Small-subunit ribosomal RNA, central domain from an uncultured bacterium, 351 nucleotides, folded computationally. Model confidence (mean pLDDT): 81 of 100. Its Rfam family is "Bacterial small subunit ribosomal RNA". Rfam links the family to the GO terms structural constituent of ribosome and ribosome. The RNAcentral record of the full RNA draws on ENA, Greengenes and SILVA.
Context: one part of a larger RNA
RNA sequence: UUGGGUUUAAAGGGUGCGCAGGCGGAAUGUCAAGUCAGCGGUAAAAUUUCGGGGCUCAACCCCGUCGUGCCGUUGAAACUGGCGUUCUUGAGUGAGCGAGAAGUAUGCGGAAUGCGUGGUGUAGCGGUGAAAUGCAUAGAUAUCACGCAGAACUCCGAUUGCGAAGGCAGCAUACCGGCGCUCAACUGACGCUCAUGCACGAAAGCGUGGGUAUCGAACAGGAUUAGAUACCCUGGUAGUCCACGCAGUAAACGAUGAAUAAUGACUGUCCGGGCAGAAUGAUGUUUGGGGGGUACAGGGAAAGCGUUAAGUAUUCCACGCGGGGGAGGAAGCCGGCAACGGUUAAAACUC
Repeated sequence: UUGGGUUUAAAGGGUGCGCAGGCGGAAUGUCAAGUCAGCGGUAAAAUUUCGGGGCUCAACCCCGUCGUGCCGUUGAAACUGGCGUUCUUGAGUGAGCGAGAAGUAUGCGGAAUGCGUGGUGUAGCGGUGAAAUGCAUAGAUAUCACGCAGAACUCCGAUUGCGAAGGCAGCAUACCGGCGCUCAACUGACGCUCAUGCACGAAAGCGUGGGUAUCGAACAGGAUUAGAUACCCUGGUAGUCCACGCAGUAAACGAUGAAUAAUGACUGUCCGGGCAGAAUGAUGUUUGGGGGGUACAGGGAAAGCGUUAAGUAUUCCACGCGGGGGAGGAAGCCGGCAACGGUUAAAACUC
């Protein structure tokens, strides 16, 4: 390289949007670029193939011939493509309904925690396997009243729902994104995928300014222990929270890229529509969309997957590549305040 792969063996980009590129629905006309056919030219000789011949054979030598490709010319028109016309199933718009912790901003609420002030009250509290450090007669813990602060939202709550992913949960309001169903009015292929690019992207971290109740890296003390730079306990700074900016990584996981099509069943559940119908809405049935379970065929090394495919096919992208380690690392390059991240990605050495 060909071939063959990517849930768990090496391998799906963290996620989306999207230019170029690749691929692309139905009918019809036309052109003839791709495609196919005929003819011609060219493809040096030697070599090779095939058919002959000459050295007693062979190697060797001689003669003839074929030839993928490229160019020209004459045609064909099914397929691909270009152009034109038309269509509605893909895609989108419209109308009418609907669900939701999707997002942003503002306001409000109660419980808990800590602190402050005051009252009651007296000797312990706290903590643990057991203790001690710690707090407490300057009145703690407990309890009552009032006040302040910050953070998180018990129950409902669920194999629930929403979101592209990260993620999203008290209540209300405003703004705003997406989605589903029904109708089939409109546009008429407007689609799918997407290298580079752009945007978003948990936690920790960084910069500036706030805030700081709780928890709590570092740190201090007390224990444990042979030791204990830990596990346990008492404290406690950064941080945890907010605004603006940076950073760009995760077991960013379904360890499973996106889209489309068709493919035998059963069973809960969430959101719609139709029909039938008790007690005017219990239930049944049917039809769409989501999220689960069990299993047929099938494929799979097996575990397991199985209409939400890891099965059957097509298109596009990404990746791994060729034993394990060295190593997702060195140097160079790009980004960053730094921490560090990214990209292309070695070698020596070693088994």